[in-house]
Record summary
This is a predicted structure of a 144-nucleotide RNA (c-di-AMP riboswitch aptamer (ydaO/yuaA leader)) from Bacillus amyloliquefaciens.
RNA sequence: UAAUCUAUAUCGCUUAAUCUGUAAUCAGAGCGGGGGAACCAAUUUGCGGCGGAUGCCGCUUGGGGUGAAUCCUUUUUCAGGUAGGGCCAACUCUCAUCAGCCCGAAUCCGACAGCUAACCUCGUAAGCGUUCAUGAGAGGAGAU
Numbered sequence: 001u002a003a004u005c006u007a008u009a010u011c012g013c014u015u016a017a018u019c020u021g022u023a024a025u026c027a028g029a030g031c032g033g034g035g036g037a038a039c040c041a042a043u044u045u046g047c048g049g050c051g052g053a054u055g056c057c058g059c060u061u062g063g064g065g066u067g068a069a070u071c072c073u074u075u076u077u078c079a080g081g082u083a084g085g086g087c088c089a090a091c092u093c094u095c096a097u098c099a100g101c102c103c104g105a106a107u108c109c110g111a112c113a114g115c116u117a118a119c120c121u122c123g124u125a126a127g128c129g130u131u132c133a134u135g136a137g138a139g140g141a142g143a144u
Base pairs, nucleotide, nucleotide: 011129012128013127014126018029019028020027021026030124031123032122033121034120035119040114046059047058048057049056050055062112063109064108065107066106071081072080073079084103085102086101087100091139092138093137094136095135096134097133
């Protein structure tokens, strides 16, 4: 000097997923999601089981929700692209330019939900580690 691994602390990132009282989902605040009038918009409905019927139970093809995560192509093999989304700190925030690096999943409801004031209700998990820079503005700290 370079690379790898481990540990600890600080700091940082995706995300609504932070803070406080606590050891603690227990409770608040904050931040997010869903249901839910009028007006407007819209007018279609699956399968199986029990039952005389209202109905009850189950399933996922129809449909819908959370999410950036949709769509197309493909030798028929997990690859290519894509709508869209994120990072690119070293005092903090915002904007612009530039070269780059990633994601483009998963899951829930169970035939059913448009919008939607009042109102009702739910979540606050989890997973990680960017530094090639430049310019402008605002704020803060330190030194002279």

Rfam family: c-di-AMP riboswitch aptamer (ydaO/yuaA leader). About the family: This family represents a conserved RNA structure found upstream of the ydaO and yuaA genes in Bacillus subtilis and related genes in other bacteria. A reference for the family is Barrick et al. (2004), "New RNA motifs suggest an expanded scope for riboswitches in bacterial genetic control", Proc Natl Acad Sci U S A. The coordinates come from a structure-prediction model, not an experiment, and the mean pLDDT is 78.